Model confidence (mean pLDDT): 77 of 100. This is a predicted structure of a 65-nucleotide RNA (Fluoride riboswitch aptamer (crcB RNA motif)) from a Pyrinomonadaceae bacterium. The source organism's lineage runs through Bacteria, Pseudomonadati, Acidobacteriota, Blastocatellia and Pyrinomonadaceae. The sequence was found by an Rfam model in a public genome assembly.
């Protein structure tokens, strides 16, 4: 000085917060959806407030008081 392992803790999973839980990374990192057209650059389309359950909130539609 490295690399490994162990603890405790940190960021991040295409639009917001919260709980649980799962996974990914070590600041030159995880991440930053699909689809069609095009050689690229570019353009046009399409679902989702979730990485997964569950609440909330915002947006929309529709019933009923």
């Nucleotide at each position: 000085a490295a690399a490994a392992c162990u603890u405790g803790g940190g960021g991040c999973g295409a639009u917001g917060g919260a709980g649980u839980u799962c996974g990914c990374c070590a600041u030159u990192a995880a991440c930053c959806a699909u689809c069609c057209c095009g050689c690229a650059a570019g353009g046009g389309a399409u679902u989702g407030a979730u990485g997964a359950c569950u609440c909330c909130u915002a947006a929309u539609c529709a019933a009923a008081g």